This is a predicted structure of a 74-nucleotide RNA (transfer RNA) from Candidatus Jorgensenbacteria bacterium RIFCSPLOWO2_12_FULL_42_11. The RNAcentral record of the sequence draws on ENA. Lineage of the source: Bacteria > Bacteria candidate phyla > Candidatus Joergenseniibacteriota. The coordinates come from a structure-prediction model, not an experiment, and the mean pLDDT is 81. Rfam family: tRNA. Rfam links the family to the GO term triplet codon-amino acid adaptor activity. The family's RNA type in Rfam is transfer RNA.

RNA sequence: GGGCCCAUAGUUUAGUGGCAAAACACCUCAUUUGCAAUGAGGAAUCGGCGGUUCGAUUCCGCCUAGGUCCACCA
Numbered sequence: 001g002g003g004c005c006c007a008u009a010g011u012u013u014a015g016u017g018g019c020a021a022a023a024c025a026c027c028u029c030a031u032u033u034g035c036a037a038u039g040a041g042g043a044a045u046c047g048g049c050g051g052u053u054c055g056a057u058u059c060c061g062c063c064u065a066g067g068u069c070c071a072c073c074a
Base pairs, nucleotide, nucleotide: 001070002069003068004067005066007064010024011023012022013021018054026042027041028040029039030038047063048062049061050060051059
């Protein structure tokens, strides 16, 4: 330098062109003398910039970061 794959919450992952989810973690409340466990509730998320579209997390292009393979490098 080229091909391919991937980017969703603090972490691990679903999801799909039409209201963004789960588990764990975190916060609050109940229970307890207290802690843990349990129960109820809550906050928190689509890597960036453009394009297509009535509408993009989803489709397309570029960039960025990561992974993998190949090539180059005396």